This is a predicted structure of a 104-nucleotide RNA (c-di-GMP-I riboswitch aptamer) from an Actinomycetota bacterium. The sequence was found by an Rfam model in a public genome assembly.

RNA sequence: AACAAGAAAAGGCACACCCGCUGAGAGGCGGGGCCGCAAAGCAACGGAGCCUCGCCGCGACCGCACAAUGGCGUGCAGAGCGGACGGCCAGCCGAGCUACCGAG
Numbered sequence: 001a002a003c004a005a006g007a008a009a010a011g012g013c014a015c016a017c018c019c020g021c022u023g024a025g026a027g028g029c030g031g032g033g034c035c036g037c038a039a040a041g042c043a044a045c046g047g048a049g050c051c052u053c054g055c056c057g058c059g060a061c062c063g064c065a066c067a068a069u070g071g072c073g074u075g076c077a078g079a080g081c082g083g084a085c086g087g088c089c090a091g092c093c094g095a096g097c098u099a100c101c102g103a104g
């Protein structure tokens, strides 16, 4: 110096939960916490999962406007339902980038 098991030591991260701030929400940030983690470092490219203010599709009742009027309309608005081309998530998996110690 290279490979590298994860033994030792040093140090690192921080689930649930609680508090504060923030977001429509999934979530995020800070503090506490300490389930766990050898990449639980970075990064949303693919898949899974999650969210639905706005956006897209469907759209009940009521209402409004216009048209027609013998009868049949069109548009707006709209609870609710569904969704991604919009977001979240790297501590779900794969691929990518980078890295501390170190038996042997």
Base pairs, nucleotide, nucleotide: 003104006101012037013036017032018031019030020029021028022027035091041097042096045094046093047092049088050087051086055083056082057081058080063076064075065074066073
Lineage of the source: Bacteria > Bacillati > Actinomycetota.